[in-house]
């Protein structure tokens, strides 16, 4: 320099264009003498801009960044 993949919660990880879901972690509570386990509830997430669309994590151009691969 080109060409392909990726970027969702603190972590890992799903979503045919139509309510962002699940585990672990956290925090409350409940069991316990305490702790853990184990039950219940609860807050927390789409990289940034643009654009199509009634309606975008998803599709389309763009910009950072991680990765693979060419030369």
């Nucleotide at each position: 320099u080109c060409c392909c993949g990726g970027a969702u919660a603190g972590u890992c990880u799903a979503a045919u264009g139509g309510c962002a879901g699940g585990a672990c972690a956290c925090u409350u509570g409940g069991u316990u003498c305490u702790g853990g386990u184990c039950c219940a509830a609860g807050g927390a997430a789409u990289c940034g801009g643009g654009g199509u669309u009634c309606g975008a994590a998803u599709c389309c151009c763009u910009g950072u960044c991680c990765g693979g691969g060419a030369a």